């Protein structure tokens, strides 16, 4: 240099090209307790980035960026 594979909440992981992107754990509040734990309820919390393609993209395409992986 060339080719593949990966990027989604703190974290691990789902999402036929279409309804408000969802789960477990963590976290914050409450209920329950004498206090915690544990249960139960409810909250915040995310598509790596710039274009394109489409009526509609986390999904397809171009490149970039970052990690991995094989070849030279």
């Nucleotide at each position: 240099g060339c080719g593949c594979c990966u990027a989604u909440a703190g974290u691990u992981c789902a999402a036929u090209g279409g309804a408000u992107a969802g789960a477990g754990c963590a976290u914050a509040a409450g209920c329950c307790u004498c206090c915690g734990a544990a249960g139960c309820u409810u909250a915040a919390a995310a598509u790596g980035g710039u274009g394109g393609u489409u009526c509609g993209a986390a999904u397809c395409c171009a490149c970039c960026u970052a990690g991995g992986c094989g070849c030279a």
Molecule: transfer RNA
Organism: Deltaproteobacteria bacterium